Predicted 3D model of a 72-nucleotide RNA (transfer RNA) from a Bacteroidota bacterium. Its mean pLDDT, the model's own confidence on a scale to 100, is 82. Its Rfam family is "tRNA". It is annotated as a transfer RNA. RNAcentral holds the sequence, with entries from ENA.

RNA sequence: GAGUACAUAGCUUAGUGGUAGAGCAAGUCCCUUUUAAGGUCGAGGUCGAAGGUUCAAAUCCUUUUGUAUUCA
Numbered sequence: 001g002a003g004u005a006c007a008u009a010g011c012u013u014a015g016u017g018g019u020a021g022a023g024c025a026a027g028u029c030c031c032u033u034u035u036a037a038g039g040u041c042g043a044g045g046u047c048g049a050a051g052g053u054u055c056a057a058a059u060c061c062u063u064u065u066g067u068a069u070u071c072a
Stems, first nucleotide, its partner, number of pairs: 001071007010024004018055001027041001029039002048064005
């Protein structure tokens, strides 16, 4: 220098155009002499950034940032 893949909650991740989900973690409450374990509840996301297409974009297209990797 060229190519490919990935970026979504604190962490690990699902979601191939129509209401953004799960597990773990953290928190509330219950239980327990206490911790741990167990149960319960509902918060936490401008989906890496910018632009475009569309009635509608995490999703499709372009550019760009970062990481990993292959080739030279």